Predicted 3D model of a 350-nucleotide part of an RNA (small-subunit ribosomal RNA, central domain) from Jaltomata sinuosa.
RNAcentral holds the full RNA, with entries from SILVA.
Its mean pLDDT, the model's own confidence on a scale to 100, is 86.
Lineage of the source: Eukaryota > Streptophytina > lamiids > Solanales > Jaltomata.
[in-house]
Context: one part of a larger RNA
């Protein structure tokens, strides 16, 4: 490498867009590159296979015929692939009428709660725990009801629900904006799928500059516990958590399941949107498309389980794996302010 694989054993890039490349709907025509076929030439000898022969046999040796296949030339076939030309509407897309949505960006605003401050009432505790203590408090705490300020997050609705490529996304309003789905059927007419390299995006933490800083809180200090306690519990508490700009580019980035297309029993629930029956109307009862779930047949699977949202049956393209450790390490290279990230071995050992 072949083979065999990638939900959990090693292995789907975190996700998307796209270049080269690979692959590619239906009908008719052309050519004959692939394909199939006839003939010719060639592919040294030895070796191998087969049939004989000979050293007493064998190995060894001698003679003969090849099979299969390759390359080249020439003649033919035209189903399939390809090419040429013309067409089609089913894939795909555009236009059009609707429609659901925490999809994105920007701006403005409310309420509850928390903390702090302020004045008032009041007068001894409060707080915390399994129990305590540190801490706070007669310089008036805690409690109560007013006033003011700040920052962060949005109870109920809320669901097995929606939306987004993923990460993610939920108080309310406004503006701008992306995508989806459904219905009619107007238009284009294969314009498609995948996608090395490339580009974009990418939680949290971290880092830079400038703001902000209520709460909770790595580090740190104190009190406990304990043999000890660099912890769990308690009292404090900086960075960070928030905003703006640019960086980092990683996660158990998970459905541990790449994308696309087609086919293959049902039942139940639910979201969006059509439609039939029905109705005053909304329900209800059927049915179509697009999602989201549960259960389950055939089939698959080592089993668990998956099962029209496949891990079933097939095709196309990409990524990845090849015993454990050494090791996601070393070196080199690229990127980064750094932290580090990406690529990525071997010796040795079992």
């Nucleotide at each position: 490498u072949u083979c065999a694989g990638c939900g959990u054993a090693a292995a789907a890039c975190g996700u998307c867009u796209c270049u080269a490349g690979g692959u590619g709907g239906c009908u008719u025509u052309u050519u004959a590159a692939g394909u199939c076929u006839g003939c010719c030439a060639u592919c040294a000898a030895a070796u191998c296979c087969c049939a004989g022969g000979g050293c007493u046999c064998a190995a060894u040796c001698c003679u003969g015929u090849a099979c299969a296949g390759g390359c080249g030339g020439u003649g033919g076939a035209a189903a399939c692939u390809a090419c040429c030309a013309a067409g089609c509407c089913a894939a795909a897309g555009u236009a059009u009428g609707g429609u659901a949505g925490g999809g994105g960006c920007a701006g403005a605003g409310c309420a509850a709660a928390u903390u702090u401050c302020u004045g008032a009432u009041g007068g001894a505790g409060c707080g915390g725990u399994a129990a305590a203590a540190u801490a706070c408090g007669u310089a008036g705490a805690g409690a109560u009801a007013g006033g003011a300020a700040a920052g962060a997050a949005c109870a109920c609705c809320a669901a097995u629900g929606g939306c987004g490529a993923a990460a993610a996304u939920a108080c309310c309003c406004u503006g701008c904006u992306g995508g989806g789905c459904c219905g009619a059927c107007a238009c284009u007419g294969a314009c498609a799928c995948u996608g090395a390299g490339a580009g974009a995006u990418g939680a949290a933490a971290g880092a830079u500059a400038g703001g902000g800083g209520a709460g909770a809180u790595a580090a740190u200090g104190g009190g406990a516990u304990u043999a000890g306690a660099u912890a769990c519990c308690c009292c404090a508490g900086c960075a960070g958590u928030c905003c703006u700009a640019g960086c980092c580019g990683u996660a158990a980035a998970u459905g541990a399941u790449g994308g696309a297309u087609a086919c293959u029993a049902g039942g139940c629930a639910u979201u969006g949107u059509g439609u039939g029956u029905a109705u005053c109307g909304a329900c209800c009862c059927g049915u179509g498309c697009a999602g989201u779930g549960c259960u389950g047949u055939a089939g698959c699977u080592a089993a668990c389980g998956c099962g029209u949202u496949a891990a079933g049956u097939a095709u196309c393209c990409c990524g990845c794996c090849u015993g454990g450790g050494g090791a996601g390490u070393a070196a080199g290279u690229u990127c980064g302010c750094a932290a580090g990230a990406a690529u990525g071995a071997a010796a040795c050992u079992c």